């Protein structure tokens, strides 16, 4: 350095759902909780998905500069076995 996750230790994370706070919404943050996660460590770079404050509209919608990294793929990075 490259693969790999079968077994084993130390540990990490925290789905829903409750409160509480933010936010125009999705959504986020905190704290109880644990469904799961070997990248469930971070990053919108491509695609996908949510919203629709404000804009446009033929009034039916349209539409991200807002958001989802626990939807894929790629970056950048990292624990501990095995090879």
């Nucleotide at each position: 350095u490259c693969u790999u996750g079968a077994u084993a230790a130390a540990g990490g994370c925290a789905a829903a759902g409750c409160a509480g706070u933010u936010g125009a919404a999705a959504g986020g943050c905190u704290g109880c909780g644990a469904c799961g996660c070997a990248a469930a460590g971070u990053u919108u770079c491509a695609g996908g998905c949510c919203u629709g404050u404000g804009g446009c509209u033929u009034c039916g919608g349209c539409u991200a500069u807002g958001g989802c990294g626990g939807c894929u793929g790629g970056g950048c990075u990292g624990c501990c076995g095995g090879g």
Record summary: The RNA shown here (c-di-GMP-I riboswitch aptamer) has 83 nucleotides and comes from Planococcus salinarum. It was read from a public genome assembly, where an Rfam model found it. Its Rfam family is "c-di-GMP-I riboswitch aptamer". Rfam's curators write: GEMM was predicted in a large-scale screen for bacterial structured RNA regulatory elements.